RNAcentral holds the sequence, with entries from Rfam. This is a predicted structure of a 118-nucleotide RNA (SAM riboswitch aptamer (S box leader)) from Cytobacillus depressus. It matches the Rfam family "SAM riboswitch aptamer (S box leader)". About the family: The SAM riboswitch is found upstream of a number of genes which code for proteins involved in methionine or cysteine biosynthesis in Gram-positive bacteria. The SAM riboswitch acts at the level of transcription termination control. The predicted structure consists of a complex stem-loop region followed by a single stem loop terminator region. An alternative and mutually exclusive form involves bases in the 3' segment of helix 1 with those in the 5' region of helix 5 to form a structure termed the anti-terminator form. This entry represents the conserved core of the complex structure involving helices 1-4. Rfam links the family to the GO term regulation of gene expression. Model confidence (mean pLDDT): 81 of 100. Of the family's consensus pairs, 97% are formed in the model.
RNA sequence: CUCUUAUUAAGAGAGGCAGAGGGACUGGCCCUACGAAGCCCGGCAACCAUUCAUAUUUCUUUUAAAUAUGAACAGGUGCUAAAUCCUGCAAAAUACUUUGUAUUUUGAUAGAUAAGAG
Numbered sequence: 001c002u003c004u005u006a007u008u009a010a011g012a013g014a015g016g017c018a019g020a021g022g023g024a025c026u027g028g029c030c031c032u033a034c035g036a037a038g039c040c041c042g043g044c045a046a047c048c049a050u051u052c053a054u055a056u057u058u059c060u061u062u063u064a065a066a067u068a069u070g071a072a073c074a075g076g077u078g079c080u081a082a083a084u085c086c087u088g089c090a091a092a093a094u095a096c097u098u099u100g101u102a103u104u105u106u107g108a109u110a111g112a113u114a115a116g117a118g
Base pairs, nucleotide, nucleotide: 001118002117003116004115005114006113007112008111013041015040016039017038021031022030023029025088027086028085042080043079044078046077047076048075050072051071052070053069054068055067056066057065058064084110089107090106091105092104093103094102095101096100
């Protein structure tokens, strides 16, 4: 970098350094010298790992392995404004009545994160 799977409406600092941008992209709309991005510290707990408990399956003399759920832990990543801030493409419903506009719901696309494979 590519592919697959899962999750993506919850949670998380009036701290230090720093000094102008940031919210992936589009269109909006927001945050920001009452301090953006980034780094450190702190915190949160999504995935993997570790430990414990329960259930199921396989082998079965004892046992061992796998899967699922819950709890603990905070090791590896991650995250730490606003639903992934909303939106993009399609379908349906509702309202208005200019067959266009707005809203809602569902599914996809795209993004982000983790695990596995190449």